[in-house]
Context: one part of a larger RNA
RNA sequence: CUGGGCGUAAAGCGCGCGUAGGUGGUCGUUUAAGUUAGAUGUGAAAGCCCUGGGCUCAACCUGGGAACUGCAUUUAGAACUGGAUAGCUAGAGUAUGGUAGAGGAGUGUGGAAUUUCAGGUGUAGCGGGUGAAAUGCGUAGAGAUCUGAAGGAACAUCAGUGGCGAAGGCGACACUCUGGACCAAUACUGACGCUGAGGUGCGAAAGCGUGGGUAGCAAACAGGAUUAGAUACCCUGGUAGUCCACGCCGUAAACGAUGAUAACUCGAUGCUGGCGAUAUACAGUCAGUGUCCAAGCGAAAGUGAUAAGUUAUCCACCUGGGGAGUACGAUCGCAAGGUUGAAACUC
Repeated sequence: CUGGGCGUAAAGCGCGCGUAGGUGGUCGUUUAAGUUAGAUGUGAAAGCCCUGGGCUCAACCUGGGAACUGCAUUUAGAACUGGAUAGCUAGAGUAUGGUAGAGGAGUGUGGAAUUUCAGGUGUAGCGGGUGAAAUGCGUAGAGAUCUGAAGGAACAUCAGUGGCGAAGGCGACACUCUGGACCAAUACUGACGCUGAGGUGCGAAAGCGUGGGUAGCAAACAGGAUUAGAUACCCUGGUAGUCCACGCCGUAAACGAUGAUAACUCGAUGCUGGCGAUAUACAGUCAGUGUCCAAGCGAAAGUGAUAAGUUAUCCACCUGGGGAGUACGAUCGCAAGGUUGAAACUC
């Protein structure tokens, strides 16, 4: 290299878009690059293989043949792949009419609660937590209770193996702008498709820069406990941060630990969104989302039409454990660090 793999053993890029490349529906004509057959030339000799001969045999030497699976030229063929051309509509897309939705961005509004402040009533405790306490707050009037105000953050119930989104993710209400999906019936375009090395965009939390904001919570930190100790678990406080705007970072058990697309393969039963014969609650059907199971697959547990079954195309990745996702170099970043990524040695 071939081969073998990739849910859990090593291995699916976190997710899109898309360049090159690879690959590609159906029918006719044509071409002859791939492809098939024949011919000619060449494919040195030796060697290998087959078959003769010569050294007493053999090794060895020597004659002939085959082979040299290749290349070039030429003739013929046209099923398949490719090229050219004319079509088609089953893939893909567009138009029309509907449907559901926490899909995205911006602006505004709302109520409950926490906290703080002001005022009233009122008096000695409160708070806290546990196995038990203390630190803390309070006679300068706390806690409790009533009224008012301020401000920030999050949106109870509805809420659901419910919905939407490529993924990350998305949940009060109203408006504006905006992306996608699905369904029904027709019309249109006519293979425009699939995948996608590089590339490019998005990408939780934490973190970083500048400027705001800060109610609650809370790394760090301080104190109180616990303990042999307690740099912890528990408690009282508390700063970054959490929030907003703009810019960076680019990683996660970014998980379904399962790449994308297409086709096919016994059933049962829910949910969501359409359409809908009968005519008001459900046959059927399309799309999505769950559970259980057959065959099959699987080391097993399991999976099982949303496959880990049977196939096709394309991409990524794996090759014993440690050393190590480290060193060095390169590159990106303000930094933190990210990406790429060894070896010695050792078992």
This is a predicted structure of a 347-nucleotide part of an RNA (small-subunit ribosomal RNA, central domain) from an uncultured prokaryote. Its mean pLDDT, the model's own confidence on a scale to 100, is 85. The RNAcentral record of the full RNA draws on ENA.